This is a predicted structure of a 264-nucleotide RNA (Bacterial large signal recognition particle RNA) from a bacterium. Its Rfam family is "Bacterial large signal recognition particle RNA". Rfam describes the family as follows. The signal recognition particle (SRP) is a universally conserved ribonucleoprotein involved in the co-translational targeting of proteins to membranes. It is recorded under the gene name ffs. The coordinates come from a structure-prediction model, not an experiment, and the mean pLDDT is 78.
[in-house]
Parts: sequence; structure tokens; C1' cells
RNA sequence: UCGCGCUAGACGGGGAGCUAGCGGUGCCCUGUACCCGCAAACCGCUAUAGCGGGGUUGAAUUCCGACUCUCGGUGUGUGUUUGUACGCUCCACGUUGUUUGGGCGUUGUUGACGAUUGGGCGCUACGCGGCGAUCUGCUUGCGAACCCUGUCAGGUCCGGAAGGAAGCAGCAGUCAGCUUGCUAGAGCGUGCGCCGUAGUUUUCCCGAUCCGAGACGUUUGAACUCACGCGUCGUGUAGGCGCCCAUCAAAAGCCGGUGCGCGG
Repeated sequence: UCGCGCUAGACGGGGAGCUAGCGGUGCCCUGUACCCGCAAACCGCUAUAGCGGGGUUGAAUUCCGACUCUCGGUGUGUGUUUGUACGCUCCACGUUGUUUGGGCGUUGUUGACGAUUGGGCGCUACGCGGCGAUCUGCUUGCGAACCCUGUCAGGUCCGGAAGGAAGCAGCAGUCAGCUUGCUAGAGCGUGCGCCGUAGUUUUCCCGAUCCGAGACGUUUGAACUCACGCGUCGUGUAGGCGCCCAUCAAAAGCCGGUGCGCGG
């Protein structure tokens, strides 16, 4: 140096968590890298740290170590942001009230606002009237088996007779009552009145007199104030994102290291 055959080793790794600690199953990140059984309030092991069984590969691109780079994870701190709880009231928002400035529109010396006065509308009382029903007066008609009147057939009674008596029905007229119409009056009732009188209110409308320049609406600023506690602000807590530092670290790159036997 070449060939053949073995062995160590390899056949994924890592993070957090769990654990006295080390692995595993499970979760997560990488990435493609054998099979079977065991396994989370768990399964196995003891710093030589999965256990048991089987298979492939095998001393180098594949095993081991260092360095570089770096996906990703974890921790302290810090910045920012979201949710939530509590707190506070400087500021902001909206809120109550007061004062004040500007813009726009309408109106105003053909007189704003205001004051006085009169009237209207409205309300109240009384009066007058209307309406409603009732009563009174006059009038039409009906109207009493008997307890109204007149006349009383028949019949009844008295009488020797002549004649008398009472009296039902009927008829007529009327009482009480019912009804028709007329006009006038009485009292009662009445959220009926373009009526009369006297009052009442100052909201609305109109007129007169005085005064002499704004009034109304809308919009937008400023100052102060009332309270409120949503925002701002502060603290805590649970997350997201970022940064410094520390730590672990897959894959990749590069450098180096590492057996045995036989034969040529």
C1' cells in the first nucleotide's frame, strides 16, 4: 500500500419539564436517521446511568473530539404593547352652571329689547237668554158595575084602590184620572251662549305712548365652576413582541484523532 475477515462504535439529536440524579414514553424544536415489548400521579437504571430480545452496517464522506457558524429553547434585567384588577384625579373627553369673543342666517331707525297703558283670547261669579223635563192657565176627546148626579124600562116594596117609595141595567152629564192643542208664566237642572256687568292671570296676540340699537336661532372658541371616574396616569398580575447579558443547543462547515487478525 492492496485484498479478505472481525471488533469498538453507529443505526438520530436537542430544549423545557419531571427526577436525589440519568435516560425513556408524552410536549416542543430540528430533521429523515432499524424492528419488537415496557411506560406519567409512570417504566427502567445508578456518575460505566433506559431495561430485555432481534437485525443491518462497520475503521472512515459514516465513529470520536475541538473550533466556526447558527434554527431554536430557557433565565435575569429592560423597553414597548394587550387583557384584567385595584388606586388616583394633574391632564384629556363628555356633563352642570356662570361670564365672554368670533362666524353664519333671519329680522330691526318703516323703530330691536324694555317700560306704561288699553283691548283681544282665556278663567271665575252674577245677570239675561237658550235647551230639557215638570207644574199652573185655557182647550179637544175619553172617562165610574156598586161606594157620583139626572132620568130611571123591567122587576121589587107600601096601599083595598087611587097613588106613592127605593132603585139595578141602559142612556146622558160629570169626579179622580188619561189625552190633544194653544199661548203665557213659575220654579228646578244644565263643562249651551260671537250677550251684559264686575273681577282674575301676565303666559300668548294686537294697538297707543316713551326710550333709542340690538333681538332671535345656529355654529365655533376662551376662562372659571359642579360633580363623574371611562380615558390619561400609577401599582399588581397574566401574556405577546423586541434588545443586552448568561446558558443549553439541532443541522451544516472546517481541522484533527482513532483499532485487530490473515495474506500479497